Small-subunit ribosomal RNA from a Candidatus Altimarinota bacterium, 1497 nucleotides, folded computationally. The coordinates come from a structure-prediction model, not an experiment, and the mean pLDDT is 82. The source organism's lineage runs through Bacteria, Bacteria candidate phyla and Candidatus Altimarinota. Rfam family: Bacterial small subunit ribosomal RNA.
[in-house]
RNA sequence: AGCUUUUCUUUACGAAGAGUUUGAUCCUGGCUCAGGGUGAACGCUGGCGGUGCGCCUAAUACAUGCAAGUCGAGCGAGACAAACCUUAAGUUUACUUGGGGUUUUGAAAGCGGCGGACGAGCGAGUAACACGUAAGAAACUACCCCGUACUCAGGGAUAACUCGGUGAAAGCCGAGCUAAUACCGGAUAGCCUCGAAAGAGUAAAGCUUUUGCGGUACGGGAGGUGCUUGCGGACUAUCAGUUUGUUGGUGGGGUAAUGGCCUACCAAGACUAUGACGGAUAGCUGGUGUGAGAGCAUGACCAGCCGCGAUGGGACUGAGACACGGCCCAUACUCCUACGGGAGGCAGCAGUAAGGAAUCUUCCGCAAUGGGCGAAAGCCUGACGGAGCGACACCGCGUGGUGGAUGAAGGCCUAUGGGUCGUAAACACCUUUUCUAUGGGAAGAAGAUCUGACGGUACCAUAGGAAUAAGGACCGGCUAAUUACGUGCCAGCAGCCGCGGUAAUACGUAAGGUCCGAGCGUUACCCGGAAUUAUUGGGCGUAAAGCGUCCGCAGGUGGCGCAGAAAGUCAGUUAUUAAAUACCGAUGCUCAACAUCGGUGCUGUAAUUGAAACUUCUGUGCUAGAGGAUGGUAGAGGUAUAUGGAAUUCUGCAAGUAGGGGUAAAAUCCGUAGAUAUGCAGAGGAACACCAAAAGCGAAGGCAGUAUACUGGACCAAUCCUGACACUCAGGGACGAAAGCGUGGGGAGCAAAAGGGAUUAGAUACCCCUGUAGUCCACGCCGUAAACGAUGCUAACUCGGUGUAGGGACCCUCGACCUGGUCUCUGUGCCUAAGGUAACCCGUUAAGUUAGCCGCCUGUGUAGUACGAUCGCAAGAUUAAAACACAAAGGAAUAGACGGGGACCCACACAAGCGGUGGAACAUGGGGUUUAAUUCGUCAAUAAGCGAGUAACCUUACCCAGACUUGACAUCCUAAUCGUAUUUUUCAGAAAUGAGAGAGUCAGUUCGGCUGGAUUAGUGACAGGCGCUGCAUGGUUGUCGUCAGCUCGUGCCUUGAGGUGUUCGGUUAAGUCCGUUAACGAGCGCAACCCUCGUCGUAUGUUGUAUUUUCAUGCGAGACUGCCCGGUAUAACCGGGAGGAAGGUGAGGAUGACGUCAAAUCAGCAUGGCCUUUAUGUCUGGGGCUACACCCGUGUUACAAUGGGUAGUACAAACUGAAGCGAAGCGGUAACGUGGAGCCAAUCGGAAAAAACUACUCUCAGUUCGGAUUGUGAUCUGAAACUCGAUCACAUGAAGUUGGAAUCGCUAGUAACCGUGUAUCAGUCAUGGCACGGUGAAUAUGUUCCUGGGUCUUGUACUCACCGCCCGUCAAGGCAUGGGAGUUGGGGGCGCCCGAAGUCUGCGAAAUAAUCGUGGCCUAAGGUGAAACCAAUGACUGGGCUUAAGUCGUAACAAGGUAUCCGUACGGGAAUGUGCGGAUGGAAAAUCGCCUCGUCC
Repeated sequence: AGCUUUUCUUUACGAAGAGUUUGAUCCUGGCUCAGGGUGAACGCUGGCGGUGCGCCUAAUACAUGCAAGUCGAGCGAGACAAACCUUAAGUUUACUUGGGGUUUUGAAAGCGGCGGACGAGCGAGUAACACGUAAGAAACUACCCCGUACUCAGGGAUAACUCGGUGAAAGCCGAGCUAAUACCGGAUAGCCUCGAAAGAGUAAAGCUUUUGCGGUACGGGAGGUGCUUGCGGACUAUCAGUUUGUUGGUGGGGUAAUGGCCUACCAAGACUAUGACGGAUAGCUGGUGUGAGAGCAUGACCAGCCGCGAUGGGACUGAGACACGGCCCAUACUCCUACGGGAGGCAGCAGUAAGGAAUCUUCCGCAAUGGGCGAAAGCCUGACGGAGCGACACCGCGUGGUGGAUGAAGGCCUAUGGGUCGUAAACACCUUUUCUAUGGGAAGAAGAUCUGACGGUACCAUAGGAAUAAGGACCGGCUAAUUACGUGCCAGCAGCCGCGGUAAUACGUAAGGUCCGAGCGUUACCCGGAAUUAUUGGGCGUAAAGCGUCCGCAGGUGGCGCAGAAAGUCAGUUAUUAAAUACCGAUGCUCAACAUCGGUGCUGUAAUUGAAACUUCUGUGCUAGAGGAUGGUAGAGGUAUAUGGAAUUCUGCAAGUAGGGGUAAAAUCCGUAGAUAUGCAGAGGAACACCAAAAGCGAAGGCAGUAUACUGGACCAAUCCUGACACUCAGGGACGAAAGCGUGGGGAGCAAAAGGGAUUAGAUACCCCUGUAGUCCACGCCGUAAACGAUGCUAACUCGGUGUAGGGACCCUCGACCUGGUCUCUGUGCCUAAGGUAACCCGUUAAGUUAGCCGCCUGUGUAGUACGAUCGCAAGAUUAAAACACAAAGGAAUAGACGGGGACCCACACAAGCGGUGGAACAUGGGGUUUAAUUCGUCAAUAAGCGAGUAACCUUACCCAGACUUGACAUCCUAAUCGUAUUUUUCAGAAAUGAGAGAGUCAGUUCGGCUGGAUUAGUGACAGGCGCUGCAUGGUUGUCGUCAGCUCGUGCCUUGAGGUGUUCGGUUAAGUCCGUUAACGAGCGCAACCCUCGUCGUAUGUUGUAUUUUCAUGCGAGACUGCCCGGUAUAACCGGGAGGAAGGUGAGGAUGACGUCAAAUCAGCAUGGCCUUUAUGUCUGGGGCUACACCCGUGUUACAAUGGGUAGUACAAACUGAAGCGAAGCGGUAACGUGGAGCCAAUCGGAAAAAACUACUCUCAGUUCGGAUUGUGAUCUGAAACUCGAUCACAUGAAGUUGGAAUCGCUAGUAACCGUGUAUCAGUCAUGGCACGGUGAAUAUGUUCCUGGGUCUUGUACUCACCGCCCGUCAAGGCAUGGGAGUUGGGGGCGCCCGAAGUCUGCGAAAUAAUCGUGGCCUAAGGUGAAACCAAUGACUGGGCUUAAGUCGUAACAAGGUAUCCGUACGGGAAUGUGCGGAUGGAAAAUCGCCUCGUCC
């Protein structure tokens, strides 16, 4: 030190992520969600109680009532009432009425005192000493407390009241009476005030009979108030300068008091980048919400302070106000009015209207607490205590509990078996919180009596009966919870991603489920998550982000010692940090919320006492940082001047002739008026070949012939000197490519603009011919670039290797130069370690590890734009937003795909050949059109003689017409019949069908109408569908492609997607094989195994036979690069050769990897779902699929002499025949007929092979080519040949004379030519398909190009993958916004005019006062003028954003077809083009060169 355990202490408890950019990945980065909260509102729902809370908007306007009075123990007057006494009158013997007196009480009004400055409300204003906190000095203070000293003696009024007048009223006026604790003199003065002192000046009030309450002066206290100061807490610089009582002083005034607070004079100051002044916003705080915290947001209720009281101004009274329920004035509004004049202020409690999403009763009581007055009783108190309304919030309780399977009914789902709602219900038993009824019944009361709004409330008891009480949201992922139906990109949902286009777990409904629960959701706002403003705790090479570069004031930071100080820092103590809130521990309401008590804390501030390591300050030193001195060195460093040669162009001369020039090809252009080419001479401007380099210099921009002058910086070496003098720098200053601007020169070449020629669909371009600004010089502006290492400057530290540039030391050498080696300092490249990085990459020249300072970034677009400001001659630069829109935008890397990128390779891919197609006619298929129907499918390659290997009916699916409806076909049930079934036949009808007539007597048997079978009829379950969906599917197929590929396991590499293996060097038809190799193996493919053909052997054999064989069928042999030579890496393999029937896969076939095309097929079949059910099913007749202006595909026949015709003579293979092939013979010109032998086939038949060959003829023509078309007559099949068959004979005799652009097949027994057979099939539209043989070529130098494919590599903004992506104008709709002639409104400031009330003040009158009259200063409101600002609006206008399918082009992404981009200038419908300079964030790079590694010499 760590771990474990125990004890003690502790302050108190404490940190989560997910979805979404991509084909996938990592990163950056925004958006969104899950949590908590609210003075809330809205939707659905709603049983009870407690405790809180309740106009956030219009500080808008207010009806009505109440919210501030009290004191008779200050005063006058004294109504009414009561008691007693007295008196008069009337009735009558105690009553009524009237008068008087005494006592008590004391209304309304008045004088006077105290209180109405508190309490209650609200937050408009205020950015301020307003608030918070901590201090302070120049003050006042009613009531209260303490103390000291007094309280003597007088005076004159006035309200009330009475009378009179006036007014509608509010009220007012005059005359007269009266009191006081009202008012005024006088006396006294301890204290107090003034004064140096002497001295002067200033007071009072009484009431009550009680040990009382007061009054005056002074001192002190408590509490309260005024004033001053430090510090603290918001935004904006697109507000940078503000200020004239302003800053200070002196005198005076004023105030309770300091003070420019006010005034006169003097001075010219004061504030400000540490943000003045201005603008917009806002009451501040304790606290509250959230958060791990730091913070962020907030300031309802409660509490402290401030401000306000319809708006603005003003003073009066008073201890206190410039006064919410007081006064005066002005303004706006409302009300009353007799029109003359008056009244009012709910931001008190209730309440009303309005506004709004939205916020309560015109309640009870002073019983409690508190306040005012009073000696007190007491009165007043919408403060307060309570109740009412509101799920607005928090807390608590309930809506029942236990048992109960037939797993009821019913709903939903279903694979039809069942599952689920579900012990849930019913049913049985139990309980009574709550509820209802009845009875009892508080505490809260202090204080002996009395006093309770709440309230007959809380609570208690009894009775009754499961009785009175459950909803809301959600169920695609995030996020707990799924199925069915409906809907069909509609309706709708949605917080984000996103669902919905006929099988929706995403919409709507239902069932089920999940989460909460008297609530549940939604909306709004705050914090969190968000490390997404980063102090804790982020970044800047390429993602957003290093100023173009340097200098440098302020600022920030700063080397090594010593001493001192103690500002920061640390520690202790003290004071304060209101209460409430928070936390801990208790207590009280049954618990809790809530309340009460105690404690802790409140992280702050101040004072004081200490410490001295670090920072700081002061002093004093040091030399390692920095700088200077000395001696050298290299250099395109800068400025100016001079000068040189090559080349281009022009001019002159000479000589010379027809072209030159230019391009992919051309043309414009120049040239016979002599060009180009050649020679000589001259002029002029600009730029400096070779050297030259990865080189050098400079802060950057940048700098290049040579010489000279002036000049800046750097490096090296060795010592000396100064002594921290340093680093970085907001603002500021200087420099700053190219383009551009101004003035003046200059102008050779080049060259924006412009003109012309080409190209093109167009070509405002690329290419060509010209060509002006400009490029050059001088001076002055501009101040920007991809001004880049996309990398700020400074300092330190951290392995190496190898170049190169400038110095130095040492070694080597006898020595010098050179060369070489070792070391070292400074620059500049490359490679790499550790480390870093999202990766790429960086790596002592860091993007590593640290320190200091500056600048900059915070999603994308809008936009480096608008407005404003500054600068500029202008162009423009700098500074620099928002509305709105989107859920991404972006970086690096990965796998593919693609490239008019590269390398290698293959294929009838091209080339070399042969023959075709495309032109004609016909056949056939498709499109289109037509039609009642012309059924359907298939559409680049990979549809179109395809499904269909035979459409006259049938087929048949289509159309018309006629019929049937459990059906043409299947199963089940019931009934009947078994005289059934079946079959013959008549009639109607087009037939189906209908109505009849006849023949026809089921089988078995246990003998039972028992069983089976058949038919008919009925009933409903169902049948049926070539109806839809191939984008719901199975199966099958096409194609890339018979191409050589496609993958896996383990290991290894990478954060990861992924890579490796599978790449590389050879080789092959091949990922075939060999070698190499972080890979080693394996699988599906390749090859081989299978079939046929080719040679031989052998066995058997009929119907073959020539007895050798051929043939057929078996079984074998043979071929394997086995052998030889050469090449190669002693490999794989390749070339050649031998032998052999066959040689390098012998030939052909079958065989088709992982996958692609939502490829094709629901019409072959199967099948989910949907649709149909007297029809979309079934039957029948007829028609159609065969149409015909036209277009396309595939074929046939030809165009002729290598041929046609006639005659003759040869040679095959394979196949096929019983509903069949059918011989010979006979008839017919022929098709065919007749005939029927033979054959179930090596036996018989089809069957003639044809080209070929041999003769003859035709002789180049629309023909003796060609055969279409048409006419007539026949034959055959078939119920049937009209639509619509084939064949035959005769006659007819179209087009066509070798086929434009384009395009197809084929590499050997192949192409080409020739015929033969067969499936389907009654027949046949077959010239098609599939097979068979006969005759039998040509060519391949090769891989440049076209097409397709494979491997590696490269770029990418593509991934639906180039048929990709994507830019801009124009046109249309929508949205927000800038400018805009102006218009309207607003808040201020300034000038001028006018100026109420009022304080202060002058004058006059009055009596000197009050008062009246009249002035002055200031001033609210008002009027007016000029200028500025802000907001709204505005014809028109600018750009921006956006909107499934508009127009024009194709600018970018690949070398994007002219590499792209940056700055600038000019031009153009538009993207953009061109010039000048710059960048690489461009591809390619044979050769040359360079770097690194390896090898050899």